[in-house]
RNA sequence: GCCUGAGUAGCUGAGUUGGUUCAAGCGCUGCUCUGAAAAGGCGGAGACGGUGGUUCGAUACCGCCCUCAGGCA
Repeated sequence: GCCUGAGUAGCUGAGUUGGUUCAAGCGCUGCUCUGAAAAGGCGGAGACGGUGGUUCGAUACCGCCCUCAGGCA
């Protein structure tokens, strides 16, 4: 340099032939329980790498860029 794949909460990780609320687990947090804690129970906050484009509508499709992984040279 070229090719392929990936990028979604603090971490792990689903999902969408484009539409109505983006799951879940761990973690964080409020309450409860306890003499107190842990565990448990009931709630809550928190995410689509960046930027343009297509579209009535983009996390999803397209271009470019960034990062990571693998391969070729």
Description: A computed fold for a 73-nucleotide RNA from a Candidatus Chloroheliaceae bacterium, annotated as transfer RNA. The prediction has a mean pLDDT of 81. RNAcentral holds the sequence, with entries from ENA.